Background: Predicted 3D model of a 75-nucleotide RNA (c-di-GMP-I riboswitch aptamer) from a Desulfobacterales bacterium.
RNA sequence: CCGCCACAAAGCCAAACCUGUUGCGAGGCAGGGACGGAAAGCCACGGGUCUCAAGGAGACAGCCGGGUUGCCAGG
Numbered sequence: 001c002c003g004c005c006a007c008a009a010a011g012c013c014a015a016a017c018c019u020g021u022u023g024c025g026a027g028g029c030a031g032g033g034a035c036g037g038a039a040a041g042c043c044a045c046g047g048g049u050c051u052c053a054a055g056g057a058g059a060c061a062g063c064c065g066g067g068u069u070g071c072c073a074g075g
Base pairs, nucleotide, nucleotide: 012037013036017032018031019030020029021028022027035062041068042067043066045065046064047063048060049059050058051057052056
């Protein structure tokens, strides 16, 4: 540096749903809560899906691809 992630260890994130809040909305944020995740960290570059006040403007990174960063250490 590349690949793998187990018969490890320490931890991490947090679906649906509920409450509050915010937005026209899809959704976002916070608390509770765990369906799951080995990047379910980050990025809207490509595809896709969704929303609207629609010649455009937004949302989703836990839809797929891509880019980029990170922890442990058995082989």
It matches the Rfam family "c-di-GMP-I riboswitch aptamer". About the family: GEMM was predicted in a large-scale screen for bacterial structured RNA regulatory elements.